About this RNA: Predicted 3D model of a 72-nucleotide RNA (transfer RNA) from a Lachnospiraceae bacterium. Rfam family: tRNA. It is annotated as a transfer RNA. The RNAcentral record of the sequence draws on ENA.

[in-house]
RNA sequence: GUCUUCGUAGUAAAAUGGAUAUUACGAGCCCCUCCUAAGGGCUAAGUGUAGGUUCGAUUCCUACCGGGGACA
Numbered sequence: 001g002u003c004u005u006c007g008u009a010g011u012a013a014a015a016u017g018g019a020u021a022u023u024a025c026g027a028g029c030c031c032c033u034c035c036u037a038a039g040g041g042c043u044a045a046g047u048g049u050a051g052g053u054u055c056g057a058u059u060c061c062u063a064c065c066g067g068g069g070a071c072a
Base pairs, nucleotide, nucleotide: 001071002070003069004068005067006066007065010025011024012023013022018055027043028042029041030040031039048064049063050062051061052060
């Protein structure tokens, strides 16, 4: 340099055109308990960046940024 693959809550993943973006762990608050642990309930937190296509984009297209791999 070329090609390829991935990027989604604090962490690990799902959702692959139809929406309130889901789950687990973690965090906060409450209940329970003499206290802690365990258990139960509730809350907050997210699509790498910028454009494009579409009635509608996490999903498709382009460029860029970052991680992995292959070739040179």